A computed fold for a 73-nucleotide RNA from a Candidatus Woesearchaeota archaeon, annotated as transfer RNA. Its Rfam family is "tRNA". It is annotated as a transfer RNA. Rfam links the family to the GO term triplet codon-amino acid adaptor activity. The RNAcentral record of the sequence draws on ENA.

RNA sequence: CCCCUCGUAGCUCAACGGUUAGAGCGUUCGGCUGUAGACCGAAAGGUUCCCGGUUCGAAUCUGGGCGAGGGGA
Numbered sequence: 001c002c003c004c005u006c007g008u009a010g011c012u013c014a015a016c017g018g019u020u021a022g023a024g025c026g027u028u029c030g031g032c033u034g035u036a037g038a039c040c041g042a043a044a045g046g047u048u049c050c051c052g053g054u055u056c057g058a059a060u061c062u063g064g065g066c067g068a069g070g071g072g073a
Base pairs, nucleotide, nucleotide: 001072002071003070004069005068006067007066010025011024012023013022018056027043028042029041030040031039049065050064051063052062053061
């Protein structure tokens, strides 16, 4: 320098271009328990990496940038 893959909740990951972006773990609160754990219930938590474009509508398609990983020279 060139090519490929990836970037979504604190962590690991889902999500046909169309309802309010969800799940598990974790956190907080409640129940249960002598207490804790386990178990049960609920809640909080998101600028979908950044800036543009396409579209009635973008996490998704597209251009550029940034970052991570891999390959080539």